Predicted 3D model of a 72-nucleotide RNA (transfer RNA) from a Candidatus Parcubacteria bacterium. Rfam family: tRNA. Rfam's curators write: Transfer RNA (tRNA) molecules are approximately 80 nucleotides in length. It was read from a public genome assembly. The coordinates come from a structure-prediction model, not an experiment, and the mean pLDDT is 82.

RNA sequence: UCCCGGGUAGCUCAAUGGUGGAGCAGGGCGCUGUUAACGCCAAGGUUGUCGGUUCGAGUCCGACUCCGGGAG
Numbered sequence: 001u002c003c004c005g006g007g008u009a010g011c012u013c014a015a016u017g018g019u020g021g022a023g024c025a026g027g028g029c030g031c032u033g034u035u036a037a038c039g040c041c042a043a044g045g046u047u048g049u050c051g052g053u054u055c056g057a058g059u060c061c062g063a064c065u066c067c068g069g070g071a072g
Base pairs, nucleotide, nucleotide: 001071002070003069004068005067006066007065010024011023012022013021018055027041028040029039030038048064049063050062051061052060
């Protein structure tokens, strides 16, 4: 320098172009003599950044940035 994959909740991951969810962690409540386990509830998101296409973008397109892999 070039090619490929990836960046979404604190963590690990989902999400046909049409209101972004789950598990775990953390919080509250229940259960229990107590803790753990278990059950219930609520909260938690500038979808890496900036543009473009579209009535509508996490998703499609471009540039940049960061991580991983490959070629030279």